[in-house]
Context: one part of a larger RNA
RNA sequence: GGAUAAACGCUGGCGGCGUGCUUAACACAUUCAAGUCGAACGGACGAGUACCCUUCGGGGUAUGAGUUAGUGGCGGACGGGUGAGUAAUGCAUGAGCAACCUGCCCUCAAGAGUGGAAUAACACAGAGAAAUUUGUGCUAAUACCGCAUAACACAGUCGAGUCGCAUGUCAUGACUGUCAAAGGGGAAACUCGCUUGAGGAUGGGCUCAUGUCUGAUUAGAUAGUUGGUAGGGUAACGGCCUACCAAGUCUGCGAUCAGUAGCCGGACUGAGAGGUUGAACGGCCACAUUGGAACUGAGAUACGGUCCAGACUCCUACGGGAGGCAGCAGUGGGGAAUAUUGGGCAAUGGGCGAAAGCCUGACCCAGCGACGCCGCGUGAGGGAAGAAGGUCUUCGGAUUGUAAACCUUUGUCAACAGGGAAGAAACAAGACUGUACCUUAGAAGGAAGCUCCGGCUAACUACGUGCCAGCAGCCGCGGUAAUACGUAGGGAGCGAGCGUUAUCC
Numbered sequence: 001g002g003a004u005a006a007a008c009g010c011u012g013g014c015g016g017c018g019u020g021c022u023u024a025a026c027a028c029a030u031u032c033a034a035g036u037c038g039a040a041c042g043g044a045c046g047a048g049u050a051c052c053c054u055u056c057g058g059g060g061u062a063u064g065a066g067u068u069a070g071u072g073g074c075g076g077a078c079g080g081g082u083g084a085g086u087a088a089u090g091c092a093u094g095a096g097c098a099a100c101c102u103g104c105c106c107u108c109a110a111g112a113g114u115g116g117a118a119u120a121a122c123a124c125a126g127a128g129a130a131a132u133u134u135g136u137g138c139u140a141a142u143a144c145c146g147c148a149u150a151a152c153a154c155a156g157u158c159g160a161g162u163c164g165c166a167u168g169u170c171a172u173g174a175c176u177g178u179c180a181a182a183g184g185g186g187a188a189a190c191u192c193g194c195u196u197g198a199g200g201a202u203g204g205g206c207u208c209a210u211g212u213c214u215g216a217u218u219a220g221a222u223a224g225u226u227g228g229u230a231g232g233g234u235a236a237c238g239g240c241c242u243a244c245c246a247a248g249u250c251u252g253c254g255a256u257c258a259g260u261a262g263c264c265g266g267a268c269u270g271a272g273a274g275g276u277u278g279a280a281c282g283g284c285c286a287c288a289u290u291g292g293a294a295c296u297g298a299g300a301u302a303c304g305g306u307c308c309a310g311a312c313u314c315c316u317a318c319g320g321g322a323g324g325c326a327g328c329a330g331u332g333g334g335g336a337a338u339a340u341u342g343g344g345c346a347a348u349g350g351g352c353g354a355a356a357g358c359c360u361g362a363c364c365c366a367g368c369g370a371c372g373c374c375g376c377g378u379g380a381g382g383g384a385a386g387a388a389g390g391u392c393u394u395c396g397g398a399u400u401g402u403a404a405a406c407c408u409u410u411g412u413c414a415a416c417a418g419g420g421a422a423g424a425a426a427c428a429a430g431a432c433u434g435u436a437c438c439u440u441a442g443a444a445g446g447a448a449g450c451u452c453c454g455g456c457u458a459a460c461u462a463c464g465u466g467c468c469a470g471c472a473g474c475c476g477c478g479g480u481a482a483u484a485c486g487u488a489g490g491g492a493g494c495g496a497g498c499g500u501u502a503u504c505c
Stems, first nucleotide, its partner, number of pairs: 001505004006501005013376006019369002021334001026332003030329001032327001035074003040071002043068003048063006081287003090212008100204002105200007113147004122137006153178007161170001163168001183192003213259003220250003225247008262284004266277004289310005312323004340366001342365003348362001349360004379409004389400004413446001417439003423432001449494005454475003460489005470477002
């Protein structure tokens, strides 16, 4: 000198774009943050319409827009947060899978025949303070289960080829065995779905090589340990697991142990080499009060799912229950320090739905903070009696100083009034927002500070103080004329900022 997720002191006019708990992965009151589908299903409620009865109050039957607790489907594995753990089951780069999976989506081929048994809702009867729950009875489905059909699927046996890096792969022939389905809407055409198989796309899983901080005042570590055989398990390979057999495996090119740490694209700095760093944005990983476990599912060992144990908090009728902000706001606490319990789904994107649409603290906006970067303003031109005042003085004057006053002029920003968008491509739809912007009038009016002045280093005098009070980044200054302390005048630098502290180069 540059930089910062900064803080502190003094000061502070406006706008745009960014950015804002680095500390306690500390504890959390409260609202909201994941729902949706009635065109899968049976009920319940039900405006209205038609007819009938009526004691004129109304009642009954049929139909029925619409609403919906429950069964069922899809989504809650995405999106959002945090960086505790992790020095390698991670990440980066490059390869491999002849050892793998992939819901929704796209393409192609084939199919959807025939039956059955339940169950929630509901009704009745209970238990409990509650959370919740028991029994009996009834009912539906795209919920569940048979049978049929079936191969280019899967499994087994046999045969003959092709290719390859070994195990093997890929076409292919014959035989045997096994496995499927669901309907909805529509007047219909048709359409949305369903089942099996092949291919694609997307997303993942696994393996290998290289790289990836410090310490030797850590030198040996290791028994599922290293390898083999057989089996189990997995989507799949594998000590991943089990039994048996062998005694290996890693290590001075640093094993093991200990400390520290999420990694990268990037960011800062530097002429570069390099050094430091990993906030914001993007990719990957890990975690969701602590530890453990599985279930469901195409996908989780699942932040706002389940179970168990621990700590903590709350309710209780003492028998038993409920909870998890490292989602958005917000509270307490910690701290030098970090914001609103805001608006909207209008846009972009996501989930569900045939659609209308619903949901969306993702997102888009607004609010707060000079926290950062950038831009603008606080006026411009003229003006010597060199006014007054201040300061210094050799008392002559010098300086503040064209500075002010005064004259002329302009109208940025702010404030007032009037108009008023784009962002919506496509009927409609704009939170932002009466915002940006435009126009009229008035008016210099509402808008300058901070640090420094001994040398380094741009900028000097007076007074006060008297090794005191104090200053200080280094050298150093102050003990009676201090350009170094304090104040004043003057000056220098930067400027809505200026200085200090901390950290990196």
A computed fold for a 505-nucleotide part of an RNA from an uncultured bacterium, annotated as small-subunit ribosomal RNA, 5' domain. The coordinates come from a structure-prediction model, not an experiment, and the mean pLDDT is 82. It matches the Rfam family "Bacterial small subunit ribosomal RNA". The RNAcentral record of the full RNA draws on ENA, Greengenes and SILVA.